Molecule: transfer RNA
Organism: uncultured Barnesiella sp.
Parts: sequence; structure tokens; C1' cells
RNA sequence: GCACCCGUAGUUCAAUGGAUAGAAUAAAGGAUUCCGGUUCCUUCGAUUGGGGUUCGACUCCCCACGGGUGUA
Repeated sequence: GCACCCGUAGUUCAAUGGAUAGAAUAAAGGAUUCCGGUUCCUUCGAUUGGGGUUCGACUCCCCACGGGUGUA
């Protein structure tokens, strides 16, 4: 360079083109405890960027960016 795949909370993963994008874990606060851990409750936190299609896009299309695999 070319071909293919991937990009969603701090992390690991969900989400038939249609509900306020959900869960676990982490973090913060609280309950419990003599203290800590465990357990329970609450809160916080995300669609890589731009454009297009559509009544409606995490999802489909194009370009860019980033990562991975193969090939020379």
C1' cells in the first nucleotide's frame, strides 16, 4: 500500500430501524458492624467524529480518525 474485521459507562458485555440506550463490575453516598469485609439501598457514568438515507439510526450507506488480523 491492498483486503477484511472492530469502535457503546472507568472495565467486561447487551440492545428486530421504534420505550427515558440496559446489565454486571468499578467509583461515590447511606444502612448494617466496635472497626473493616460481606450483604442491602441510592446516585453517578457511554453510542469515535462528520455527512447522507429514513417519519424515526447504536443499528443501514459514504468519508475521516483510532485499533486489530491477513498479504507483499